[in-house]
RNA sequence: AUGUAACCCAAAGCGCCUGGACUUGGUUUUCCAAGUUGACGAGGGAGAGGUUCAUCGAAAGAUUCGGCGGAUGCCUCUCGGUGUGUCACCAUCGACAGGACGGCUUUAAAGUCCGGAAGCGAUUCCGGGGACAAAGGGCGUCUAGUGACAAAG
Numbered sequence: 001a002u003g004u005a006a007c008c009c010a011a012a013g014c015g016c017c018u019g020g021a022c023u024u025g026g027u028u029u030u031c032c033a034a035g036u037u038g039a040c041g042a043g044g045g046a047g048a049g050g051u052u053c054a055u056c057g058a059a060a061g062a063u064u065c066g067g068c069g070g071a072u073g074c075c076u077c078u079c080g081g082u083g084u085g086u087c088a089c090c091a092u093c094g095a096c097a098g099g100a101c102g103g104c105u106u107u108a109a110a111g112u113c114c115g116g117a118a119g120c121g122a123u124u125c126c127g128g129g130g131a132c133a134a135a136g137g138g139c140g141u142c143u144a145g146u147g148a149c150a151a152a153g
Stems, first nucleotide, its partner, number of pairs: 014069004019065001020037007040057003046078006079094005085149005098143005104137002112129007
């Protein structure tokens, strides 16, 4: 220096709870104590710094309310890729690395139904049956700027 494996950053649509809502007890109309709840999956990571209601749909239609923190979002710079060799700018992306169109594709999960477990309860958890997305992804076709320089003719 390279390769392989494991681990870490990393819990990361994730965590938390001084509000609210709900439960039980005391109490008796307002408090106290102990609890419960507080987002269903899909997708998302070159490096540094900055920033904050950071993508997509599902369910519900009375809280998936409200708040705090974090975060793979976004911005700037650096690095890297595409735009026929190099460099700069411009555009756009991130090692499957430019854009448009077309059709294709994704084990959705929760909800729901059936059964079970824990709890006085609010509620939580497990197993099974059958469904339903969008963003996105890759594939095919078409297409992709300006300038300078080099090389060739």